RNA sequence: AGUAGACUGGGUGACUGCUCUGCAUUUGAUUUGCAGGGAGGAAAGUCCGAGCUCCACCGAGCAAGGUGCUGGGUAACACCCAGGAGGGGUGACUCUACGGAAAGCGCCACAGAAACAUACCGCUCCACUUUUUGGAGUAAGGGUGAAAUGGUGAGGCAAGAGCUCACCAGCAGCUAGGUGACUAGCUGGCUGGGCAAACCCCACCUGGAGCAAGACCGAAUAGAAGGGCGAUUGAGGUGCUCGGCCGAUGCCCUCGGGUUGGUCGCUUGACCCUGAUGGUAACAUCAGGGCUAGAUGGAUGGUCACCACUCCAUUUUGGAGUACAGAACUCGGCUUAUAGGUUUACU
RNA sequence: GCCGACGUAGCUCAACGGUAGAGCGUCUGAUUUGUAAUCAGAUGGUUGGAGGUUCAAUUCCUCUCGUCGGCUCCA
Numbered sequence: 001a002g003u004a005g006a007c008u009g010g011g012u013g014a015c016u017g018c019u020c021u022g023c024a025u026u027u028g029a030u031u032u033g034c035a036g037g038g039a040g041g042a043a044a045g046u047c048c049g050a051g052c053u054c055c056a057c058c059g060a061g062c063a064a065g066g067u068g069c070u071g072g073g074u075a076a077c078a079c080c081c082a083g084g085a086g087g088g089g090u091g092a093c094u095c096u097a098c099g100g101a102a103a104g105c106g107c108c109a110c111a112g113a114a115a116c117a118u119a120c121c122g123c124u125c126c127a128c129u130u131u132u133u134g135g136a137g138u139a140a141g142g143g144u145g146a147a148a149u150g151g152u153g154a155g156g157c158a159a160g161a162g163c164u165c166a167c168c169a170g171c172a173g174c175u176a177g178g179u180g181a182c183u184a185g186c187u188g189g190c191u192g193g194g195c196a197a198a199c200c201c202c203a204c205c206u207g208g209a210g211c212a213a214g215a216c217c218g219a220a221u222a223g224a225a226g227g228g229c230g231a232u233u234g235a236g237g238u239g240c241u242c243g244g245c246c247g248a249u250g251c252c253c254u255c256g257g258g259u260u261g262g263u264c265g266c267u268u269g270a271c272c273c274u275g276a277u278g279g280u281a282a283c284a285u286c287a288g289g290g291c292u293a294g295a296u297g298g299a300u301g302g303u304c305a306c307c308a309c310u311c312c313a314u315u316u317u318g319g320a321g322u323a324c325a326g327a328a329c330u331c332g333g334c335u336u337a338u339a340g341g342u343u344u345a346c347u
Numbered sequence: 348g349c350c351g352a353c354g355u356a357g358c359u360c361a362a363c364g365g366u367a368g369a370g371c372g373u374c375u376g377a378u379u380u381g382u383a384a385u386c387a388g389a390u391g392g393u394u395g396g397a398g399g400u401u402c403a404a405u406u407c408c409u410c411u412c413g414u415c416g417g418c419u420c421c422a
Stems, first nucleotide, its partner, number of pairs: 001347008010307007018038007040324001044335002047333005052210004057244006064206005069083005084098001085096004099201002104199001106195003120142002122138006150168006169191001171188007214264004223255001225254005236246002257421002271290008308322006348418007357371004365402001372390006395411005
């Protein structure tokens, strides 16, 4: 100088608020006192995956969506670990939506002769002829383009060309190693583009909605309101269709009325800490210990003193400030924002 | 809190992956005694921002910023 991680996210004290829980006291409602708990690594974005709740339920097909090297981990995942291949870096290390383009279908603008079957210039040979024109061969060279029919060299040829040879790249087959992705070796003929984050094919996965889900209590009010569908010829049953099954004081739409309350869901959970064992690791198992916010117009704040750090003015010291940001049913991830500080391993 | 939609010129909207257009507006000129209307011409774009796929992105994918809409209970 750099690479890859891990941790922290101002501290202490006093005064004064807010919310929740427990105990005591007291009331018509409740109030008061004491003790204790009270934001994060991302609480964020809501991008994935689950738990939980409702749609009464089961099955099949289609549609739609998602994932995409291999093997593991996990409740599950688009996450994590280990490995392979390809790219970047001197290196530590790091990045990758990384199946299939000979299943089909399509696109490749402009330029260029030609963008998938093509020969403009050129090179060579032949005829005519000598300014040139026509036919045949060729794909070395020029030119166009993001991309032009394997690359370099030698031989060969009328000129050329995998036409032949050596090495390299690619393809196919065989052998060996590996669970596998794949790797190594040998043989063969000489091998023609890109796009699937275009449609699509292949393999695997997915029912829908979301705690404003949903359950209960209380209060109030006006549903004999209007329209559509509907009893075995069956409305409706959370993408569509079909089959089973359920199913009638039913289902859907419109218009109108009332309330703006309370309790549960709600925080003990795929939880956290320590140790041991297995495993390269992610992780798993076992033992011991711990309880750690639950608001509902929405609490977690403010002032002062000292200290720490940063900046400014300056040298008695004074002033300003403390990164990103704030729970809302709960977890596992990813992504994004983040001043400063501590620390480990390696180049 | 949860779910969904949309960002393109000053405004309202278009645009098969191939140099981003239309209408209204604004400005200048003509016409008119003058204004409006009309005619001619001009003006104006980081396609919200960043990155990726591709030869090439407004368009396809990811992240991010912003705006808008819907969702309580009872009979």

Overview: This is a predicted complex of two RNAs, RNase P RNA and transfer RNA, with 422 nucleotides together. It holds a member of the Rfam family "Bacterial RNase P class A".